[in-house]
Predicted 3D model of a 367-nucleotide RNA (Bacterial RNase P class A) from Arsenicicoccus cauae. It matches the Rfam family "Bacterial RNase P class A". From the family's description: Ribonuclease P (RNase P) is a ubiquitous endoribonuclease, found in archaea, bacteria and eukarya as well as chloroplasts and mitochondria. Taxonomically the source falls in Arsenicicoccus (Bacteria, Actinomycetota, Micrococcales, Intrasporangiaceae). Its mean pLDDT, the model's own confidence on a scale to 100, is 76.

RNA sequence: GAGUCGGUCGGGCGAUCGCGUCACCGUCAUGGUGCCGAGGAACGUCCGGGCUUCGAAGGGCAAGGUGGUGGCUAACGGCCACCCGGGGCGACCCGCGGGACAGUGCCACAGAGAACAGACCGCCACCCGGCUCCGGCCGUGGUGGUAAGGGUGAAACGGUGGUGCAAGAGACCACCAGCGUCGUGGGUGACCACGGCGGCUAGGUAAACCCCACCUGAAGCAAGCUCAGACAGUGCGCGUCCGAGGGCUGCCCGCCCGAGCGCACGGGUGGAGCGCUCGAGGUGGUCGGCAACGGCCACCCUAGAUGGAUGAUCGCCCAUCCCCGGGAGACCGGGGUGGACAGAACCCGGCGUACAGACCGACUCAU
Numbered sequence: 001g002a003g004u005c006g007g008u009c010g011g012g013c014g015a016u017c018g019c020g021u022c023a024c025c026g027u028c029a030u031g032g033u034g035c036c037g038a039g040g041a042a043c044g045u046c047c048g049g050g051c052u053u054c055g056a057a058g059g060g061c062a063a064g065g066u067g068g069u070g071g072c073u074a075a076c077g078g079c080c081a082c083c084c085g086g087g088g089c090g091a092c093c094c095g096c097g098g099g100a101c102a103g104u105g106c107c108a109c110a111g112a113g114a115a116c117a118g119a120c121c122g123c124c125a126c127c128c129g130g131c132u133c134c135g136g137c138c139g140u141g142g143u144g145g146u147a148a149g150g151g152u153g154a155a156a157c158g159g160u161g162g163u164g165c166a167a168g169a170g171a172c173c174a175c176c177a178g179c180g181u182c183g184u185g186g187g188u189g190a191c192c193a194c195g196g197c198g199g200c201u202a203g204g205u206a207a208a209c210c211c212c213a214c215c216u217g218a219a220g221c222a223a224g225c226u227c228a229g230a231c232a233g234u235g236c237g238c239g240u241c242c243g244a245g246g247g248c249u250g251c252c253c254g255c256c257c258g259a260g261c262g263c264a265c266g267g268g269u270g271g272a273g274c275g276c277u278c279g280a281g282g283u284g285g286u287c288g289g290c291a292a293c294g295g296c297c298a299c300c301c302u303a304g305a306u307g308g309a310u311g312a313u314c315g316c317c318c319a320u321c322c323c324c325g326g327g328a329g330a331c332c333g334g335g336g337u338g339g340a341c342a343g344a345a346c347c348c349g350g351c352g353u354a355c356a357g358a359c360c361g362a363c364u365c366a367u
Stems, first nucleotide, its partner, number of pairs: 001365009011317007019037002022034004039341001043352002046350005051220004058253004063216005068082005083097001084095004098211002103209002105205003120150002122146006128139004158176006177201001179198008224274004233265006245257004281300008318339001321336006
């Protein structure tokens, strides 16, 4: 100098006015004092859990999700470590990473041909025709052979060399790559290394259907529970075992309850409390572990609104940026500007996204 990874903060102090919960005091109409009062994402509501209500005799069918291995965790689609593949000189980064020999489907454009393919150009043989210096040469010509070469494409049915052939071709051979299989060794495992054998070769796509393994009951704090309080019925329809309606909350079978149910008009209430914040909690230390994380000890209590509080103004300082003056420069003096993204609503663990600017640590490459 150029980078990679991780972390912290995200204005500070003071004064005045104001708001909410709670405690205390005074009064019973209202006040006063004191404590506390948003975030790293409180956000999006994408995933997981706690909690709550309903349900849970049995059978069947769907639907959705996850996807290398081992661990962590209350759980997860999260995190950690490793494996495999790809990128980078490197620190490091990325992966929607089961199965394409169970079956089906699809593969645009270009190209002759796109899946057990293909003859456009080229190459070769023969035929036909023409020319000839008789060696052969030529052709908008015909028939056949050929996947080595050219060309198209993201992809053209292994690569290099040789044998072979009319020209060619795994047709055959050697080596290499890759596939399958067997064995040995290492690893908890994903997998890795080495060796033998086989046929010479296998396209991609599963965020297409599908197959395999595992997981999932539904709804959500407007869940839900308690207390207080008000009222007036009327009409119509269906039904009371030939059973309306309801429950088993994805659906069906099946099972159970069952005397009321639905609509219209009219009347009434529309308050309070709990849930609610002490919790898989935070900070520090120590021990175990590569780590995620866990054990133990000590200390701390940190918003609970419900028409919904957490704000505003001023002064000084700090960061940022701008201007003027001085200086070779680092910088010094003065003036101005002025702090991002965004804000709880039952609570946690993650993920994703937004973010002016400042700071710290570890590592890599070059000189």